[in-house]
RNA sequence: AGUCCAUCCCGAGCGGCCGAGAGAUCUGGCUCGACGACGCCGCAGCAACCACCCGGAUCGGGCAGGUGCUACCGCCAGGAACGAUGGAGU
Numbered sequence: 001a002g003u004c005c006a007u008c009c010c011g012a013g014c015g016g017c018c019g020a021g022a023g024a025u026c027u028g029g030c031u032c033g034a035c036g037a038c039g040c041c042g043c044a045g046c047a048a049c050c051a052c053c054c055g056g057a058u059c060g061g062g063c064a065g066g067u068g069c070u071a072c073c074g075c076c077a078g079g080a081a082c083g084a085u086g087g088a089g090u
Base pairs, nucleotide, nucleotide: 001090003088004087005086006085007084008083013043014042015041016040017039021032022031023030025079026078027077028076029075044070045069046068049066050065052062053061054060055059074082
């Protein structure tokens, strides 16, 4: 990089740096943002996909090592295509 499978209305924020847009795309809304958003880093937390452990065991429970996530349902509606995360395998 492309393929397959699963999930995407639960949950969980502070500090530092930066400095103007951000919530994926189009249209229309609704929000966040100089009282510093978005992003990056640190710490903390949430969850439990994988790993590991236990139990007659396609399931349930535990743990928290590898990821992930921590405004709003992937913010909402419509459109067409997508995207994100995890796992598997080429």
SAM riboswitch aptamer (S box leader) from Actinopolyspora mzabensis, 90 nucleotides, folded computationally.
Model confidence (mean pLDDT): 87 of 100.